Description:
SAM riboswitch aptamer (S box leader) from uncultured Chitinophaga sp., 113 nucleotides, folded computationally. Lineage of the source: Bacteria > Pseudomonadati > Chitinophagia > Chitinophagales > Chitinophaga. Of the family's consensus pairs, 97% are formed in the model. Rfam family: SAM riboswitch aptamer (S box leader). Gene Ontology term of the family: regulation of gene expression. From the family's description: The SAM riboswitch is found upstream of a number of genes which code for proteins involved in methionine or cysteine biosynthesis in Gram-positive bacteria.
RNA sequence: UACUUAUCCAGAAAGGCAGAGGGUACUGGCCCUGCGAAGCCUUAGCAACCAUCCUGGUAACGGGAAAAGGUGCUAAUUCCGGCCCUGGUUUUUAUACCGGGGAAAGAUAAGUU
Numbered sequence: 001u002a003c004u005u006a007u008c009c010a011g012a013a014a015g016g017c018a019g020a021g022g023g024u025a026c027u028g029g030c031c032c033u034g035c036g037a038a039g040c041c042u043u044a045g046c047a048a049c050c051a052u053c054c055u056g057g058u059a060a061c062g063g064g065a066a067a068a069g070g071u072g073c074u075a076a077u078u079c080c081g082g083c084c085c086u087g088g089u090u091u092u093u094a095u096a097c098c099g100g101g102g103a104a105a106g107a108u109a110a111g112u113u
Base pairs, nucleotide, nucleotide: 002112003111004110005109006108007107008106013043014042015041016040017039021032022031023030026082027081028080029079044074045073046072048071049070050069052065053064054063055062056061078105083102084101085100086099087098088097089096
């Protein structure tokens, strides 16, 4: 890198350097940003998975606790839409608008290769 599984409507900040972008494929929006973006450093915090401890169960698979060990994260639902199905409003119809569900893609973790 690729594959598999799970989760993604919650949660969580300051300071210094820096100096114009950013919101993690692409794209259309819409937001954030000199009252300082990205990036780097320090400290703090959050708590998803793995790890640790307790516990239910034959097992598969769960429940709980503590802490922050390994990763991760700390604007907005993965910021919203774009693909499919479907309900409603408008309309002769189309169109447009408002919902619901699913998929794809993405992110994170663990495992495999």